[in-house]
Molecule: SAM riboswitch aptamer (S box leader)
Organism: uncultured Terriglobus sp.
RNA sequence: GUUUCAUGAAGAGUGGCUGAGGGACGAGCCCUGCGACGCCACGACAACCGGACGAGGUCUGUACCGGUGUCACCUCUCUCCUGAUUGGGCACCAUCGGGGAACAUGAGAU
Repeated sequence: GUUUCAUGAAGAGUGGCUGAGGGACGAGCCCUGCGACGCCACGACAACCGGACGAGGUCUGUACCGGUGUCACCUCUCUCCUGAUUGGGCACCAUCGGGGAACAUGAGAU
């Protein structure tokens, strides 16, 4: 890099350095000199993987040790298909859903 599976409405931030961008792309909408993004330190959340301990039968925990991950906004929303509407009045729009695609993270395969 390609691919498979699972998850993505919950949860969790302070300080230091730096100094203008950032929320993946496009559109929208936001965050940001009351300091973004990034890096570092410490902390926290979570429970995907290994271990430990527990429960006990194919199920389910603890968060103790280790490997990751995460800590604005539902993955911020939309894009493709589709359902509903005693909404507007129809080639469309709005609202609320479902699926897909893409993306992210983990665990495997190659």